[in-house]
RNA sequence: GCGGGCGUGGCGAAAUUGGCAGACGCGUCGGAUUUAGGUUCCGAUGGGGAAACCCGUGGGGGUUCAAGUCCCUCCGCCCGCA
Repeated sequence: GCGGGCGUGGCGAAAUUGGCAGACGCGUCGGAUUUAGGUUCCGAUGGGGAAACCCGUGGGGGUUCAAGUCCCUCCGCCCGCA
């Protein structure tokens, strides 16, 4: 340099037919159980804000009524070729 794959909460990972973003698991917080801890069970858990509300799928732009998903470009990581 060329080709391909990937980038989503604190972490892993779904949503690939374009139609409620974050299911599910881990972790964390609160509670129950326990002398205490662990295990187990119940509830909560993206960010900002007093609230209303605003923002959020690596950055930017485009298509569309509607984009994590399609297109362009850039950045980062991985694999192959030279």
A computed fold for an 82-nucleotide RNA from an Alphaproteobacteria bacterium, annotated as transfer RNA. Rfam family: tRNA. It is annotated as a transfer RNA. The coordinates come from a structure-prediction model, not an experiment, and the mean pLDDT is 80. It was read from a public genome assembly.